[in-house]
RNA sequence: UGCGGGGUAGUUCAACGGUAGAAUAGCCGCCCGAUAACCGGAAGAUGCGGGUUCGACUCCCGCCCCUGCAA
Numbered sequence: 001u002g003c004g005g006g007g008u009a010g011u012u013c014a015a016c017g018g019u020a021g022a023a024u025a026g027c028c029g030c031c032c033g034a035u036a037a038c039c040g041g042a043a044g045a046u047g048c049g050g051g052u053u054c055g056a057c058u059c060c061c062g063c064c065c066c067u068g069c070a071a
Base pairs, nucleotide, nucleotide: 001070002069003068004067005066006065007064010024011023012022013021018054027041028040029039047063048062049061050060051059
């Protein structure tokens, strides 16, 4: 430098162009003599900037970061 894959919650991962979910962690509650576990609840995220569209995590362009391959 070129090509491929990836970037979503603290973490690991989902999401035919149409309400961004789950697990786990953290928080609150329930339970218990107490702690843990179990059970219930609430909170928490789309790398950045443009474009297309009635509508974009999703499609297009540029940039940034991670990773693999080639040189």